[in-house]
RNA sequence: UCUGGUUGAUCCUGCCAGACCCGAAUGCUAUCGGAGUGGUACUAAGCCAUGCAAGUCUAAAGAUAGCAAUAUCUUGGCAUACGGCUCAGUAACACGUGGAGAAUCUGCCCUAUGGUCCACAAUAACCCCGGGAAUGCUGGGGACAAUGGUGGACAUCCGAGGUUGCCUGGAAUGGUUCCUCGUUGAAAGACCCGUCGCCAUAGGAUGACUCCGCGGCCGAUUACGCUUGACGGUGGGGUAACGGCCCACCGUGGCUCUGAUCGGUACCGGCCAUGUAAGUGGGAGCCGGGAGACAUAUACUGAGACAAGGAUAUGAGCCCUACGGGGUGCAGCAGGCGAGAAAACUCUACAAUCCGCGCAAGCGGGAUAGGGCUACUCCGAGUGCCAACCCUAAGAAGGAUGGCUGUGGCGGGAUAUACACAGUCCCGCAAGAAAGGAGAGGGCAAGGCUGGUGCCAGCCGCCGCGGUAAAACCAGCUCUUCAAGUGUUCGGGACUAUUAUUGAGCUUAAAGCACUCGUAGCCGGACUUUUAAGUCCCCGGCUAAAUACACGAGCUCAACUCGUGUUUCGCUGGGGAUACUGGAAGUCUUGGGAGCGGAAGAGGUAGCGGGUACCUAUGGGGUAGCGGUGAAAUGCGAUAAUCCCAUGGGGACCACCGGUGGCGAAGGCGCGCUACUAGGACGCGUCCGACGGUGAUGGGUGAAAGCCUGGGGAGCGAACGGGAUUAGAUACCCCGGUAGUCCAGGCUGUAAACGAUGCCCGUUAAGUGUAACACGAGCCAAGAGCUUGUGUUGUGCUGAAGAGAAAUCGUUAAACGGGCCGCUUGGGGAGUACGGUCGCAAGGCUGAAACUUAAAGGAAUUGACGGGGGAAUACCACAAGGGGUGAAGCCUGCGGUUUAAUUGGACUCAACGCCGGGAAACUUACCAGGGGCGAUAGACGAAUGAGGGUCAGGCUGACGACCUUACCCGACGGUCUAAGAGGUAGUGCAUGGCCAUCGCCAGUUCGUGCCGUGAGGUGUCUUGUUAAGUCAAGCAACGAACGAAACCCGUGCUGCUAAUUGCUACCGAUAACGUUAUGACGUUCCGGGCACAUUAGCGGGACCGCCACUGCUAAAGUGGAGGAAGGUGCGGGCCACGGUAGGUCAGUAUGCUCCGAAUCCACCUGGGCCACACGCGGGCUGCAAAGGCUGGUACAAUGGGCUGCGACGCCGAAAGGCGGAGCUAAUCUCGAAAGCCAGUCUCAGUCGGGAUAGUGGGCUGCAACUCGCCCUCUUGAACUUGGAAUCCCUAGUAGUCGCAUGUCAUCAUCGUGCGGCGAAUGUGUCUCUAUUCCUUGCACACACCGCCCGUCGCUUCAUGCGAGUGGUUUUGGGGAAAGGCGCUCUCCAUGGGGGAGUGUCUAUCCUUGGGGCCGCAAGUAGGAAGAAGUCGUAACAAGGUA
Repeated sequence: UCUGGUUGAUCCUGCCAGACCCGAAUGCUAUCGGAGUGGUACUAAGCCAUGCAAGUCUAAAGAUAGCAAUAUCUUGGCAUACGGCUCAGUAACACGUGGAGAAUCUGCCCUAUGGUCCACAAUAACCCCGGGAAUGCUGGGGACAAUGGUGGACAUCCGAGGUUGCCUGGAAUGGUUCCUCGUUGAAAGACCCGUCGCCAUAGGAUGACUCCGCGGCCGAUUACGCUUGACGGUGGGGUAACGGCCCACCGUGGCUCUGAUCGGUACCGGCCAUGUAAGUGGGAGCCGGGAGACAUAUACUGAGACAAGGAUAUGAGCCCUACGGGGUGCAGCAGGCGAGAAAACUCUACAAUCCGCGCAAGCGGGAUAGGGCUACUCCGAGUGCCAACCCUAAGAAGGAUGGCUGUGGCGGGAUAUACACAGUCCCGCAAGAAAGGAGAGGGCAAGGCUGGUGCCAGCCGCCGCGGUAAAACCAGCUCUUCAAGUGUUCGGGACUAUUAUUGAGCUUAAAGCACUCGUAGCCGGACUUUUAAGUCCCCGGCUAAAUACACGAGCUCAACUCGUGUUUCGCUGGGGAUACUGGAAGUCUUGGGAGCGGAAGAGGUAGCGGGUACCUAUGGGGUAGCGGUGAAAUGCGAUAAUCCCAUGGGGACCACCGGUGGCGAAGGCGCGCUACUAGGACGCGUCCGACGGUGAUGGGUGAAAGCCUGGGGAGCGAACGGGAUUAGAUACCCCGGUAGUCCAGGCUGUAAACGAUGCCCGUUAAGUGUAACACGAGCCAAGAGCUUGUGUUGUGCUGAAGAGAAAUCGUUAAACGGGCCGCUUGGGGAGUACGGUCGCAAGGCUGAAACUUAAAGGAAUUGACGGGGGAAUACCACAAGGGGUGAAGCCUGCGGUUUAAUUGGACUCAACGCCGGGAAACUUACCAGGGGCGAUAGACGAAUGAGGGUCAGGCUGACGACCUUACCCGACGGUCUAAGAGGUAGUGCAUGGCCAUCGCCAGUUCGUGCCGUGAGGUGUCUUGUUAAGUCAAGCAACGAACGAAACCCGUGCUGCUAAUUGCUACCGAUAACGUUAUGACGUUCCGGGCACAUUAGCGGGACCGCCACUGCUAAAGUGGAGGAAGGUGCGGGCCACGGUAGGUCAGUAUGCUCCGAAUCCACCUGGGCCACACGCGGGCUGCAAAGGCUGGUACAAUGGGCUGCGACGCCGAAAGGCGGAGCUAAUCUCGAAAGCCAGUCUCAGUCGGGAUAGUGGGCUGCAACUCGCCCUCUUGAACUUGGAAUCCCUAGUAGUCGCAUGUCAUCAUCGUGCGGCGAAUGUGUCUCUAUUCCUUGCACACACCGCCCGUCGCUUCAUGCGAGUGGUUUUGGGGAAAGGCGCUCUCCAUGGGGGAGUGUCUAUCCUUGGGGCCGCAAGUAGGAAGAAGUCGUAACAAGGUA
């Protein structure tokens, strides 16, 4: 002095937990000593076997025994009322403290004075005789003594009356002197001659008793309460003494919200624990006081007791008994049983201290002093030191050797002691037998070690660990901490300013009573005088000791002990002060009240009057619907509705004005007028003179709903009926409709009765509205006009300081102060139960506990979300359009099913022609079989042959794989144990890498500054603009980074450069071919050439640059000019911080786990991935005329090519075959289709369509059966434009047409590219879907696929009620009554005793009622808790009906 725990994070409130100290028990462990005011207090004041714990005196007396010392018995004296134990009862004068006794007693002790005379009668022991089971007791007879007992005397004592003084004192009622009368009527001796006793009186001391003030527990769910000897008086009785202590009579008092009575709990204090303290808790030990002695009651003796190691009675328990009767009380010391988590020896001694008795010696003392046991606490010490050697790379540790020391240990002696123990001292011996407990995720010091386990076992005060890589479990190692101890559990304190006096709070976290009046209480304006209660100062007394603190001293130190001082916070007495508070007296006016004045107002109550709408009745008009809804239906209507008009009736209500306007204490109050009535504001120095503020208990008022009685009832409308909606719909919507709503009278007494803010007073910046009043000013049309200033009061808004956790509050405070009241103390259980009280009832007020839980909560922040709002954007959105899918057949993928296997992965967008995955074998991971494989180490085997090869036969699908037989080669290796290789085995939720997607998005951050307690905000916001966080302007921000853009590639225009394999305008030339044929032309080749085209390198060009308009003189937008291109030109690449535990361990890599001769193998054969009732996705082909077919004919680009592309020629009807130039490519080669030109078909299941099937061929390849492709002929299915729904697309795009290529031996309806032809419709919007930004709400943060409520079902726990039943306690009535205290009578007898009767009190018992408390209980009620139960979806977003 704090720390952990509510949250994604934050601040706060608040509790839980941790860290500290103390008491006890307990786990593990332990060498020794000292001290202790430690050790059956806590539970059973439960019960106790046995022994001991109170005796002593012969100098009080008698007797017996003995030679005696002496011992014993009895009478007698003193003691046994102390000491010791315990804490049950007791809430009380019990205790503490201070007083009082003028209301008292006091043995032994001290002081003083005086006295101690005369006489007498018994009795025990003893002897004799009995009763009796008794050890418990007792009867009769005979003796005898005293300091035992009795009588008398004096002294003394007591009472009454009188009188005179005196003393003490605050006060005589006290003391004392004198007189008179009456009453009472002491003594004890012993002896050693010193003394010790005895009696009386007075005083003291000690002890005891009584009374009083003040102080210290809980409960009001114990209050209009308690009390009848109760309160007081008079007179008695009783006591040591006062007193209703008791009694008779009289009076009617007494206590109580300052808590009586009742109930619960509890001995009280000094002190002890803790805390800085205030305090809280305790009251065991030691000391003081009290109380108790098995339970209850009673008295006796005595100075003292109502006594328990004495008595009596009753009750319960136990014991003995001969059944007649007796006995007993460990809460003394030991000890036993029991109870319990829990606590010692049936020890020694009277040596010390002290007590009793005694003249004394002495005796006795479980008081006490000592020892034993016990880590219970505190204090102290130790568990070793040194040298060299071994071990080791070295150090540390360890080992053995030698030496040193010696607390403790062992042996011996001395000292000491009652005896001992222990201690102390001396000698000898040996490093030997002497370290543990708890912890190591955080809090909290200490492991990012190893193994095991796998939400299991377990840990955990709290948070939380454990579901296969656990720093948290169980262990090992290592480490931390304390140490002869260390942890745990329970209890107390502190922590806790979470009970707040010091020292908290109440708008929203728990908390302001619904409002007001007012009693007690508390608080109270100015001045003067007085008093001195509070307050302050000084002095006196007490406040025991121990304890505590300071200093000093003694045990070797310390603990401990001793000394001195301080402290003891209080009470009490005396003196003083008088500012403040209080008391008394007087005065004042500013608080408060009254009066007067003119204004304002939905203030209240009653009466009268009115208005619109509505409903209804009648009459008239009028005809088929009306009404209602999201859409409908129920309903009304041909008996004439709805609708229109007129008239009558009815009840409720009061538009506009109307306003964060007014009034009222609050609830509340709204048509007009009148009457009655209440309050406030303003103005006025008119009056009173503190009369005030608050306010427990109490009184009154008090919305709506509800209740009672009687009216009233138009509209609306719980309940209820019907119609809809819905999965259901006991709802929302609709049609009806009762209570009610209205009036009068009564009750209820509650609301989110809210400003969630109690009332009153004072102090503290402004600004601006509005209402009332007063006083002005200006204008004036002179109005009750308009505008405006100042003051007071009310009511709003914004805000300084300040406050606050913040939101916010802020002269109307939640600021700063004062007074008084109410209320709060984690969440739930619960505003529940029980009790009380109010109410007709409904219910209100008051108001817990068990149990359960680590949070519940407030404010604000960032997100996400909303069937919230606003803005913006997008053909994976819509609109306007184009074309599809969904129907058919087929292809392909997925699911399902099947199978020996149909290997796996991927499942909204973001799985499904995806894994480039077009699988005949291979691939291949799957299935059925066959075969093969162990680096390395150890053991074992091996030239007596490890291992390998092979002809033949067998086995087999096949094989020297294996078997039979035989031959060849010749050195390592078969097996076992470990450990490996390998694994497309597992885990993508252990990972890297890569990818998808949000994202065709425009966002994501940082530095410094500023704001905020903080999370965080600002910047990144606002306005305009953009494709864009793009840009501009503004702004507590200024800058910057990653993204956007820029950049890179392609394409579109153009210039320059270059020229082979490209090109050929132009020139030349020859040859070939073709056409013409007279010239000549065309194509190709060749030589020039590089203009064009092309190719590929470098440049230019486009920037809102120019113009106009719009916009803010901005950014920019719209239009235009020019231009190949215009506003990012077009198309790509790249694509932030991050999210999705997205996908991939089967591409590769990789941790861990597993298999390990099988889950291994570039092994072999065959099969499967190709199955097929079905479902889904993506495609292809079509359904035809924008077409099909036949013939002719034209034009590309991207690309590919040596196991290749293949010209060209020949063969074949074709697929294709045979030969084959050229080409490693701008050189050779592969190649369009739609289109165009003709013809034909003529709307049909066709000359559309081409599935299915058959025959025959071809190609690839070991191999086309399962299971390839192609060709020819034949066959000729569904299908005639596709339901709900859904996909793509904005220009060279959609659509359509083909081509190339990847894969590839073969196979393309797939993917990737390429070109040909080539539209329609927007130029918008935010309706749907989705995204971004701002804002709002939130009980969400795993973030709406969120959270979360209630019934029902199951299990457990505690509780309420409960027919009843048991225990305990208290109290009342009645009856009986041991015994006590009295009275009367009587007998024996004069000393006392016995008996009988009676009065009274009473323990206890019986009986009968009432109350409290604690159990048990069939059943019943709600509550709490519990991993995945059922039904719905009430709340949180406008939560889908706020």
Description
This is a predicted structure of a 1442-nucleotide RNA (small-subunit ribosomal RNA) from a metagenome. Its Rfam family is "Bacterial small subunit ribosomal RNA".